This is a predicted structure of a 73-nucleotide RNA (transfer RNA) from Candidatus Vidania fulgoroideorum. Rfam family: tRNA. By type it is a transfer RNA. Its family is annotated with triplet codon-amino acid adaptor activity in the Gene Ontology. RNAcentral holds the sequence, with entries from ENA. Its mean pLDDT, the model's own confidence on a scale to 100, is 80. It is recorded under the gene name trnF.
């Protein structure tokens, strides 16, 4: 340089065919204990990597840029 592939909660990863964003860990409140751990009940904490763009409607589809990793040369 050229080509594929990821980037979504604090981490770890879902989200199929465009319909309005979830799980497990963790954190955080309450019961419970003398006090902790365990355990139970409850609470998602989020510019969906940036940009323009199709669409009534975009985490998804297009375009460009950015960072990771991988392949050619």
């Nucleotide at each position: 340089g050229g080509c594929u592939u990821a980037a979504u909660a604090g981490c770890u990863c879902a989200g199929u065919u465009g319909g309005u964003a979830g799980a497990g860990c963790a954190a955080c409140g309450g019961a419970c204990u003398g006090a902790a751990g365990a355990u139970c009940c409850g609470u998602g904490u989020g510019u969906c990597a940036g940009u323009g763009g199709u669409u009534c409607g975009a985490g998804a589809c297009c375009u460009c840029u950015u960072u990771a990793a991988g392949c050619c040369a």